[in-house]
RNA sequence: GUGGUUGUAGCUCAGUCGGCAGAGCGCGACGUCGCCAACGUCGAGGUCCCGGGUUCGACUCCCGGUAGCCACU
Numbered sequence: 001g002u003g004g005u006u007g008u009a010g011c012u013c014a015g016u017c018g019g020c021a022g023a024g025c026g027c028g029a030c031g032u033c034g035c036c037a038a039c040g041u042c043g044a045g046g047u048c049c050c051g052g053g054u055u056c057g058a059c060u061c062c063c064g065g066u067a068g069c070c071a072c073u
Stems, first nucleotide, its partner, number of pairs: 001072007010025004019056001027043005049065005
């Protein structure tokens, strides 16, 4: 340099055919009496990698960029 793939909550990841952004773990509060653990309930936490385009509407489609990984040269 070329091709492929991945980027979504603090971490690991779902998210179908374009129509409310989610799960587990973690975190906070509460759940008898002091603490801890387990369990349960509730809650907080998001520029869906960045910019642009299409569309009534984009995590999702299109274009460009960027970071990681793989292969090739």
A computed fold for a 73-nucleotide RNA from Spirilliplanes yamanashiensis, annotated as transfer RNA. RNAcentral holds the sequence, with entries from ENA and Rfam. It matches the Rfam family "tRNA". It is annotated as a transfer RNA. The prediction has a mean pLDDT of 81. Taxonomically the source falls in Spirilliplanes (Bacteria, Bacillati, Actinomycetota, Micromonosporales).